[in-house]
RNA sequence: GGGGUUGUAGCUCAGCUGGGAGAGCGCCUGAAUCGCACUCAGGAGGCCGGGAGUUCGAAUCUCCUCAACUCCA
Numbered sequence: 001g002g003g004g005u006u007g008u009a010g011c012u013c014a015g016c017u018g019g020g021a022g023a024g025c026g027c028c029u030g031a032a033u034c035g036c037a038c039u040c041a042g043g044a045g046g047c048c049g050g051g052a053g054u055u056c057g058a059a060u061c062u063c064c065u066c067a068a069c070u071c072c073a
Stems, first nucleotide, its partner, number of pairs: 001072007010025004019056001027043005049065005
């Protein structure tokens, strides 16, 4: 320098054929307990890496760009 994969909640990850942003763990509040853990009920938490474009509508399609991993040279 060229090719490929990945980037979504604090962490690990889903998300079909473009239309609802989600799960587990963690965190907070309450219940239960003498108390802790487990368990149960409820809740907070996201500009979907960044920018532009297409579209009535984009996490999803196109282009540019950044980062990590990887292959070739």

Background: This is a predicted structure of a 73-nucleotide RNA (transfer RNA) from a Candidatus Zixiibacteriota bacterium. Rfam family: tRNA. About the family: Transfer RNA (tRNA) molecules are approximately 80 nucleotides in length. By type it is a transfer RNA. Its mean pLDDT, the model's own confidence on a scale to 100, is 84. The organism belongs to Candidatus Zixiibacteriota, within Bacteria.